[in-house]
RNA sequence: GUUAAUCGCUAGGGGUCUCCGGACAGGCCGGAGUGAGACACACCCUUGGAACCUGAUCCGGGUCAUACCGGCGUAGGGAAGCGAGGCCGCCGCGCC
Numbered sequence: 001g002u003u004a005a006u007c008g009c010u011a012g013g014g015g016u017c018u019c020c021g022g023a024c025a026g027g028c029c030g031g032a033g034u035g036a037g038a039c040a041c042a043c044c045c046u047u048g049g050a051a052c053c054u055g056a057u058c059c060g061g062g063u064c065a066u067a068c069c070g071g072c073g074u075a076g077g078g079a080a081g082c083g084a085g086g087c088c089g090c091c092g093c094g095c096c
Base pairs, nucleotide, nucleotide: 001087002086003085006084007083008082009081010080011046012045013044014043016040017033018032019031020030021029022028052077053076054075058071059070060069061068
């Protein structure tokens, strides 16, 4: 000087549903499903950005049911800096 993975620090962004039972005014409690995460001092994501939002009360499939799976999706939005590490060049020192 440059930089892919990976790691660290700091900062920031994001989601939390469905079904069954109990109770029932509501909140809540227990169990089940999917998932990284279903309220966790956690988890995921941060521009090389499907974390997440919009379209969407969308389309197809499937399920007891659901944002369960796929499509939509090369769509429109969406939150970053530093360091370690790696590579290249130059300079100096030591050893052979």

The prediction has a mean pLDDT of 78.
Predicted 3D model of a 96-nucleotide RNA (TPP riboswitch aptamer (THI element)) from Parasulfuritortus sp.
The sequence was found by an Rfam model in a public genome assembly.
Rfam family: TPP riboswitch aptamer (THI element). Rfam describes the family as follows. Vitamin B(1) in its active form thiamin pyrophosphate (TPP) is an essential coenzyme that is synthesised by coupling of pyrimidine and thiazole moieties in bacteria.